[in-house]
RNA sequence: AAAUGAAAAAGCCACACCCGUCGUGAGGCGGGGCCGGAAAGCCACGGGUCUCAAAAAAAUGAGAAAGCCGGGUCGCCAUA
Numbered sequence: 001a002a003a004u005g006a007a008a009a010a011g012c013c014a015c016a017c018c019c020g021u022c023g024u025g026a027g028g029c030g031g032g033g034c035c036g037g038a039a040a041g042c043c044a045c046g047g048g049u050c051u052c053a054a055a056a057a058a059a060u061g062a063g064a065a066a067g068c069c070g071g072g073u074c075g076c077c078a079u080a
Base pairs, nucleotide, nucleotide: 003079004078005077012037013036017032018031019030020029021028022027035067041073042072043071045070046069047068049064050063051062052061053060
């Protein structure tokens, strides 16, 4: 350095839900909460999902989401 996460150690994040706030909305932010997570750190590149617009569908455009999957990248500890 790579691989692995069985056993440890220090820690970390925070599902649903509730309150406040921003947004047409998906949803974001702050606080509470704690289902779970070895990347549940970061990135919207690909697939899928969700929202808005136009107008009924498809297509299109603009957004959301990294705790859907794949991919990229940085990182803690340890070694059956």
A computed fold for an 80-nucleotide RNA from Desulfobacterium sp., annotated as c-di-GMP-I riboswitch aptamer. It was read from a public genome assembly, where an Rfam model found it.